[in-house]
Molecule: transfer RNA
Organism: Dicloster acuatus
RNA sequence: UCCGUAAUAGCUCAGAGGUAGAGCAGAUGGCUGUUAACCAUCGGGUCGUUGGUUCGAUUCCAACUUAUGGAG
Numbered sequence: 001u002c003c004g005u006a007a008u009a010g011c012u013c014a015g016a017g018g019u020a021g022a023g024c025a026g027a028u029g030g031c032u033g034u035u036a037a038c039c040a041u042c043g044g045g046u047c048g049u050u051g052g053u054u055c056g057a058u059u060c061c062a063a064c065u066u067a068u069g070g071a072g
Base pairs, nucleotide, nucleotide: 001071002070003069004068005067006066007065010024011023012022013021018055026042027041028040029039030038048064049063050062051061052060
C1' cells in the first nucleotide's frame, strides 16, 4: 500500500428493511434461622462516525475511525 472480517445494554452475543432482544451482571421484593441457590418484577441502548438509497435503515450502499486476519 492492497484485500477481507468485526463494531448493538456493564460483559458475551442474537437480530439481516417496519419503533432492538437473550444470557450473565445490577436494583427491588418473595422464600430461608442466615448466606448461597431458586422465583417474580424493574432499570439500563443517539445500534462506532458522517453521508447516500428508501415512505421507512441496526439491517442495503459509500467514505472515515478503531480492532483483527491475510497479501506484498